[in-house]
Context: one part of a larger RNA
RNA sequence: CACACAGUAAGACGAAAAGACCCCGUGAAGCUUUACUAAAGCUUGAUAUUGGAUUAGGGGUAUAUCUGUUCAGAAUAGGUGGGAGCCCUUCGGGGCGCCAGUGAGAUACCACCCUUAUAUAUUUUUAAUCCUAAUCCCUUUUUCAAGGGAGACAGUAUCUGGUGGUUAGUUUGUCUGGGGCGGAUGCCUCCCAAAAGGUAACGGAGGCGUUUAAAGGUUGGCUUAGCGCGGAUGGAAAUCGCGCUGGAAGCGUAAAGGUACAAGCCAGCUUGACGGCAAGACUUACAAGUCGCGCCGAGAGGAAACUCGAACUUAGUGAACCGACUUUCGCUUAUAGGAGCGAAGAAGAUUAACGGAUAAAAGCUACUCCGGGGAUAACAGGUUAGUUUCGCCUGAGAGUUCAUAUCGACGGCGAAGUUCGACACCUCGAUGUCGGCUCAUCGCAUCCUGGGGGCGGAGCAACUCCCAAGGGUUUGGCUGUUCGCCAAUUAAAGCGGUACGCGAGCUGGGUUCAGAACGUCGUGAGACAGUUCGGUCUCUAUCUACUGUGUG
Numbered sequence: 001c002a003c004a005c006a007g008u009a010a011g012a013c014g015a016a017a018a019g020a021c022c023c024c025g026u027g028a029a030g031c032u033u034u035a036c037u038a039a040a041g042c043u044u045g046a047u048a049u050u051g052g053a054u055u056a057g058g059g060g061u062a063u064a065u066c067u068g069u070u071c072a073g074a075a076u077a078g079g080u081g082g083g084a085g086c087c088c089u090u091c092g093g094g095g096c097g098c099c100a101g102u103g104a105g106a107u108a109c110c111a112c113c114c115u116u117a118u119a120u121a122u123u124u125u126u127a128a129u130c131c132u133a134a135u136c137c138c139u140u141u142u143u144c145a146a147g148g149g150a151g152a153c154a155g156u157a158u159c160u161g162g163u164g165g166u167u168a169g170u171u172u173g174u175c176u177g178g179g180g181c182g183g184a185u186g187c188c189u190c191c192c193a194a195a196a197g198g199u200a201a202c203g204g205a206g207g208c209g210u211u212u213a214a215a216g217g218u219u220g221g222c223u224u225a226g227c228g229c230g231g232a233u234g235g236a237a238a239u240c241g242c243g244c245u246g247g248a249a250g251c252g253u254a255a256a257g258g259u260a261c262a263a264g265c266c267a268g269c270u271u272g273a274c275g276g277c278a279a280g281a282c283u284u285a286c287a288a289g290u291c292g293c294g295c296c297g298a299g300a301g302g303a304a305a306c307u308c309g310a311a312c313u314u315a316g317u318g319a320a321c322c323g324a325c326u327u328u329c330g331c332u333u334a335u336a337g338g339a340g341c342g343a344a345g346a347a348g349a350u351u352a353a354c355g356g357a358u359a360a361a362a363g364c365u366a367c368u369c370c371g372g373g374g375a376u377a378a379c380a381g382g383u384u385a386g387u388u389u390c391g392c393c394u395g396a397g398a399g400u401u402c403a404u405a406u407c408g409a410c411g412g413c414g415a416a417g418u419u420c421g422a423c424a425c426c427u428c429g430a431u432g433u434c435g436g437c438u439c440a441u442c443g444c445a446u447c448c449u450g451g452g453g454g455c456g457g458a459g460c461a462a463c464u465c466c467c468a469a470g471g472g473u474u475u476g477g478c479u480g481u482u483c484g485c486c487a488a489u490u491a492a493a494g495c496g497g498u499a500c501g502c503g504a505g506c507u508g509g510g511u512u513c514a515g516a517a518c519g520u521c522g523u524g525a526g527a528c529a530g531u532u533c534g535g536u537c538u539c540u541a542u543c544u545a546c547u548g549u550g551u552g
Stems, first nucleotide, its partner, number of pairs: 001552008010544003014539002022373004027369002029365004035170005041163003045159005051131015068114001075107001078113005085096004135150006173185003182202001186208006209354001210252001211311002216270007224248001225245006250259002253316001255314003274297004280291003286355001299308003322348001325345003329342003380427001381425001382423003386420001388416006397407002434509001435507003439501001440498005447472003450467005474488005515533004519528003
């Protein structure tokens, strides 16, 4: 060195199970509720089954009889119309009226009504009570039927209002340096943006969801602001004069651009904050958005030329569908009316998750499931090195004096890759996770033992620095603990790496399934880096590696 056999389990990101954690899916299921929408159930009312009476109240109609008081006026004038007569008579006459007068209105008589009340009749309604024959219950009976009780209620049917996790079907957005929590979601302005345009981030700053009948149109006129000097009250600042700067002021509002040769300020007249259109462009995936010559109509201002289809400009917003509204418009199978439909117009959206899934929608799952993802988290590795550990530079200061025996502020420069992080690069068709046990192996920034320098080293003992990794580096109590504290020793009781070494070597106390409880949170299902009791650790070794024995 090869082979064989017997072993050990460090590796083959070993085997097993399309990861159960995490995220995703316009996936599923179970559960909850003051999510949404239904349904059962319960309940309200109406009608039908459903009939007869009485009383009381209310309403309608008819008949009869009543009722009606301002003042003036015979006097208790309900209204209007007709009206010069009417009623009784023993035929002698009497009463009422007309006339006159009072009054807003005039009386007898006739007719139609208003108002108030009563009576009768009829009808209707509400409430209560009674009845028995529908209907229901009990008893007897083989049946027929009989008796008793309830009774037009109940029960049932249809329609209807309410209630309704009892049941069912569903919804419960996205972005996101994993997800959740938070924040955002549309539009405007600036920077980023690299001198055309465009350009991302949970990059840096701010605004909007309007306002104005003048703050619009036109014609005419004017110039702001700041500073200096001068000037009664008068001051830093009121109003006045001169000069300088030049745009710094103002322009409803954010910012940017623009602007006094006005877009700013003042005044006159006004409504173009028009109807029908539109050449041609900008922008742009689409849909949208933006500018606009010019023409017709009817106008405003101006002497006119001309200007005017809102505002110095850029935000102030919402597609379709749907129903309602307006119109001297259209269709509507015989015609007219009505109904219906369309056309044109304008209104109704925090459809704000703002290109808007529905008219209408929240949660829990550790009882969970499926499809996927290392496109995305937790362990480990990797990258990085803010944080951490260690070192160096400078030396304010402490050290009685004296920066550097020793310590060292404010700062600066590094190294390492043991902490906490950041990133999300291998692994989600699985890389088992803390601690202990066993067995280790390496580094040195050395705890002991060894050799040296300094000393604020008398000696002893310390302190600090340099060299050095050969060997060594304890036993107990508490806790799942690593760590730590304590006790007793020791020459010393080192710090780290090795998938925070080591579970196909052991354990399983902790964490991290299903059971249960407490506290807290939640209406609840349930939840909690809160606590507590309990809780299945599989693998016969093929290869590499190593150990032993044998043979060649």

The part of an RNA shown here (large-subunit ribosomal RNA, domain V) has 552 nucleotides and comes from a Patescibacteria group bacterium. Rfam family: Bacterial large subunit ribosomal RNA. Its mean pLDDT, the model's own confidence on a scale to 100, is 84.